[in-house]
Large-subunit ribosomal RNA, domain VI from Rothia sp. Q7_40, 272 nucleotides, folded computationally.
The organism belongs to Rothia, within Bacteria.
The prediction has a mean pLDDT of 82.
It matches the Rfam family "Bacterial large subunit ribosomal RNA".

Context: one part of a larger RNA
RNA sequence: CGUUGGAGAAUUGAGAAAGGCUGUCCUUAGUACGAGAGGACCGGGACGGACGAACCUCUGGUAUGUCAGUUGUACCGCCAGGUGCAUGGCUGAUUGGCUACGUUCGGGAGGGAUAACCGCUGAAAGCAUCUAAGUGGGAAGCCUGUUUCGUGAUGAGUUCUCCUGGCAACGUUUGUUGUGUGAGGUUCCCUGUAGAUGAUGGGGUUGAUAGGCCAGGUAUGGGAGCAAGGACUGAAGACUUGUGGAGUUGACUGGUACUAAUAGACCGAAGG
Repeated sequence: CGUUGGAGAAUUGAGAAAGGCUGUCCUUAGUACGAGAGGACCGGGACGGACGAACCUCUGGUAUGUCAGUUGUACCGCCAGGUGCAUGGCUGAUUGGCUACGUUCGGGAGGGAUAACCGCUGAAAGCAUCUAAGUGGGAAGCCUGUUUCGUGAUGAGUUCUCCUGGCAACGUUUGUUGUGUGAGGUUCCCUGUAGAUGAUGGGGUUGAUAGGCCAGGUAUGGGAGCAAGGACUGAAGACUUGUGGAGUUGACUGGUACUAAUAGACCGAAGG
């Protein structure tokens, strides 16, 4: 831009894409078959490999977020307690998220038309013949069936709901100009289940959208201060114990308008 007024939703499915793999074992059955050796079709079941999809309950990984320990050094006047830098200084553990080494699931069954091939009936050609007329079976293949996208499918589809001719001036036959009405949309802002940016989802005070705060949960693992103990020796101190499942705690959950989403601006149809 189109889809023959403008919007907001819900859909149909022309078409396109994906998928389609395979093994071992048990049973049927040591049966059919075969002199024996050997050894099935058909059917039923179990467990796998490779591949693919989704997810994070479990098991792991990651962790510049969280907690703890610790070295050197500098600083906060000193002690104590902390902070900066040193690969995130190093080490241990770890929530959310993301992931595989983890978990779950998939390939199908069924239907239709067929290929090679196997048939029935059957003439030409008194026989024979699956074929000439007619009529069956038959494949991981074809069309469906399963999943995803999908009306620019210009053949542009369907349904529901909402909005839309008011005024003035000029011309006066259609009309032109200006100004209104107006569903809805956008900008702007707070944001994430989205994300390079656009886009997309939620929200914008008639509000729990994000932050803060509170509570819970999680993680870490025993805070500061005080008290007591404390070898060597008088003090001090490292250290230990108690107060005390302590303190701290983020990406999680819920609540709460304290902060910020204020105010505004723009586009927008014209009787088809």